[in-house]
RNA sequence: AUCAAUGGAAACUAGGGUUCCGGCUCCGGCAAUAUAGGAGCGUCAGGUCCGAGAGUUUUCGGCUCCGUCACAUGACGGGGCUCCACGGAGGGAUAAAAGCCCGGGAGGA
Numbered sequence: 001a002u003c004a005a006u007g008g009a010a011a012c013u014a015g016g017g018u019u020c021c022g023g024c025u026c027c028g029g030c031a032a033u034a035u036a037g038g039a040g041c042g043u044c045a046g047g048u049c050c051g052a053g054a055g056u057u058u059u060c061g062g063c064u065c066c067g068u069c070a071c072a073u074g075a076c077g078g079g080g081c082u083c084c085a086c087g088g089a090g091g092g093a094u095a096a097a098a099g100c101c102c103g104g105g106a107g108g109a
Base pairs, nucleotide, nucleotide: 007060008059009058010057011056012055015050016049020047021046022044023041024040025039026038027037061082062081063080064079065078066077067076068075069074084104086107090102091101092100
């Protein structure tokens, strides 16, 4: 310097906002009350929803060891490994925002 590999998925959580539900405030027609309905508030602890490369768990896959069956290729069962990881600003999607995506980026060590 070059090539290959260091993997995928799901559930949940940290976190996130406000489309929907709920909550609260105000208005509220037909005589009045009540109410249908409307507007606003996420600085409303909620439900739905979004959600981690550097969070958790599970599972699949990969590598490897042993055993059994086969007998060049493989199948089944059991065990082990699957590392490390500081990180803006800005932009993007969605109703909107975020540890989502740009991004294991820029940068730093």
Predicted 3D model of a 109-nucleotide RNA (Guanidine-I riboswitch aptamer) from Ferriphaselus sp. R-1. Rfam family: Guanidine-I riboswitch aptamer. About the family: This family represents a conserved RNA structure found upstream of the ykkC and yxkD genes in Bacillus subtilis and related genes in other bacteria. The function of this family is unclear although it has been suggested that it may function to switch on efflux pumps and detoxification systems in response to harmful environmental molecules. The sequence was found by an Rfam model in a public genome assembly. The model forms 100% of the base pairs in the Rfam consensus.